[in-house]
Context: one part of a larger RNA
RNA sequence: CUGGGCGUAAAGCGCCCGCAGGCGAUGACGUGAGUGUUUCGUGAAAGCCCCCGUGUCAACCGGGGACGGACGAAGCAGACUGCGUGACUUGAGUGCUGGAGGGGGAGGCGGAAUUCCUGGUGGAGCGGUGAAAUGCGUAGAGAUCUGAGAAGAACGUCCGUGGCGAAGGCGGCCUCCUGGACAGACACUGACUCUGAGGGGCGAGAGCGUGCGGAGCGAACGGGAUUAGAUACCCCGGUACUCCACGCCGUAAACGCUAGGCAUUAGGUAUGGAUGUGGAGAUCACUUCCAUACCGGAGCUAAUGCAGUAAGUGCCCCGCAUCAUGAGUACGGUCGCAUGGGUGAAACUC
Numbered sequence: 001c002u003g004g005g006c007g008u009a010a011a012g013c014g015c016c017c018g019c020a021g022g023c024g025a026u027g028a029c030g031u032g033a034g035u036g037u038u039u040c041g042u043g044a045a046a047g048c049c050c051c052c053g054u055g056u057c058a059a060c061c062g063g064g065g066a067c068g069g070a071c072g073a074a075g076c077a078g079a080c081u082g083c084g085u086g087a088c089u090u091g092a093g094u095g096c097u098g099g100a101g102g103g104g105g106a107g108g109c110g111g112a113a114u115u116c117c118u119g120g121u122g123g124a125g126c127g128g129u130g131a132a133a134u135g136c137g138u139a140g141a142g143a144u145c146u147g148a149g150a151a152g153a154a155c156g157u158c159c160g161u162g163g164c165g166a167a168g169g170c171g172g173c174c175u176c177c178u179g180g181a182c183a184g185a186c187a188c189u190g191a192c193u194c195u196g197a198g199g200g201g202c203g204a205g206a207g208c209g210u211g212c213g214g215a216g217c218g219a220a221c222g223g224g225a226u227u228a229g230a231u232a233c234c235c236c237g238g239u240a241c242u243c244c245a246c247g248c249c250g251u252a253a254a255c256g257c258u259a260g261g262c263a264u265u266a267g268g269u270a271u272g273g274a275u276g277u278g279g280a281g282a283u284c285a286c287u288u289c290c291a292u293a294c295c296g297g298a299g300c301u302a303a304u305g306c307a308g309u310a311a312g313u314g315c316c317c318c319g320c321a322u323c324a325u326g327a328g329u330a331c332g333g334u335c336g337c338a339u340g341g342g343u344g345a346a347a348c349u350c
């Protein structure tokens, strides 16, 4: 260096963008760097291999031959890789038309519910549990009615094995701004592609800083129970938090435990979006494409299972693992306001 791997055994970075790098479609012409081939040179001795010899034999030693990576020079070849020129349209992209969508950001609006407040009725309980008690209530609770009453948070039904997004994630209604995907017919650019070490950005929840807000819920905390105890499970309260703005943090069972791209390989069913044909049309039948799922064949797999959304068959590029424990610890440097993050050992033990 090559050979083997990464759903569940160790192993896919949480996700995306992207510099360098690696890889890269079709035809032609040129070139001849890589490449192939021929000749020459070099490739010390010893060693390895073959033949022979000496020492009684062997090792050892001596003689001869062969091989020889790599390198240099010259000639030839021109397939493939590269480079140059010029061309092409299938990859990629742009324009046009169209519909789908909880994709993102900002502003506004709405109803149900909850709690609180005002007032009326009313008069003894309410609440809670396995049963209770703490708690609330004659200073009038609970119940019920009233009010364009107040506040905050979340948007029932629709809701789906459904949709959108790169992931995290996204669900009341309306308006504005804005990203992406998909289908269709044509036109245009002409390889502009793929991946991506570093780097940059995004990134649930919890947490942190400053300020606002605070209905409900509710770590901590207080109380009541339970219990041998009960620093819990149950109950009554309740601060931070949860919400908003701005700034940090940068983690996760960030999961499909499955990186990305391209090509290719039987079918069947369902759902979402679009398309064409038939049909006068609702509906329907069939066609094509994209997406989401299930079943299943070949093939693969240790099995389980995967199976055109591959874990099949191939190619390209990146990441990662290399017995367990120690340990995602210590140390160092680095990021952070901090909690801590990222990087990441060894001794020892088996």
Base pairs, nucleotide, nucleotide: 005320006319007304008303012318014202015201016200017199021195022194026087028085029084030083031082033081034080035077036076037075038074039073040072041071049065050064051063052062053061055060091192092189093188094187095186096184097183098182103178104177105176106175107174108173109172110155114151115150116149117147119145120144121143125136126135163170164169207248208247209246210245211244216242221237222236223235224234260316261315262314263313264312267295268294269293270292271291272290273289274288276286277285278284299306300305324349332343334341335340